[in-house]
RNA sequence: GGGGCCAUAGCUCAAUUGGAAGAGCGCCGCUUUUGCAAGGCGGAGGUUACCGGUUCGAGCCCGGUUGGCUCCA
Numbered sequence: 001g002g003g004g005c006c007a008u009a010g011c012u013c014a015a016u017u018g019g020a021a022g023a024g025c026g027c028c029g030c031u032u033u034u035g036c037a038a039g040g041c042g043g044a045g046g047u048u049a050c051c052g053g054u055u056c057g058a059g060c061c062c063g064g065u066u067g068g069c070u071c072c073a
Base pairs, nucleotide, nucleotide: 001072002071003070004069005068006067007066010025011024012023013022019056027043028042029041030040031039049065050064051063052062053061
């Protein structure tokens, strides 16, 4: 330098054919305990990497950029 794959909550990952953005863990509050942990109930937390395009509608399709992994040289 060129090809391929990946980017969604703090972490690990889902999201069917383009049609309401979710789970587990973690965090916060309440409950429970002499206390801690476990358990129960509730809650907060999102520019779906970024910039555009297509569409009535985009996490999903198209182009570009950035970063990561990998292959070739």